[in-house]
Order: sequence, then structure tokens, then C1' cells
RNA sequence: GCCAAGAUGGUGAAGUGGUACCAUGUCUGCCUAGUGAGCAGUUGAUCUGGGUUCGAAUCCCAGCCUUGGUA
Repeated sequence: GCCAAGAUGGUGAAGUGGUACCAUGUCUGCCUAGUGAGCAGUUGAUCUGGGUUCGAAUCCCAGCCUUGGUA
């Protein structure tokens, strides 16, 4: 240089164009002599820009970053 894959709450991880799921964490409460465990609730995210579409995490284009391959 070229090719491919990836990017989603604090972290990990799903999502076949129509309310973004789950686990863990934060916070609050219950429980306990107390810590922990357990229970209930709460909080918080689609890499950036543009395009297509009534509607985009999803499809298309460009860019940044990461990983792998190739010379």
C1' cells in the first nucleotide's frame, strides 16, 4: 500500500428496516446485630459525517480508530 472484520450504557454481549434485549455495575429501598448474599425498583448506550427510505443500530458512500491477513 491492498484486502477483510469490528465499533452498541461504566464493562461484556444480542439485535433479518418499525418502542434497542440481556448480564454485570451505579444509585435507592427491603432484609441482617453488622458486612456479604438475597429480593424489589432506578439509572445509563447505537464511532463520526452524509445518502436511501414514511421510518436506519440494521442498507449505501466517505472518514477516524482497533484487530487480522497479504506483499

A computed fold for a 71-nucleotide RNA from Schistocerca americana, annotated as transfer RNA. The RNAcentral record of the sequence draws on Ensembl Metazoa. Rfam family: tRNA. Its family is annotated with triplet codon-amino acid adaptor activity in the Gene Ontology. The family's RNA type in Rfam is transfer RNA.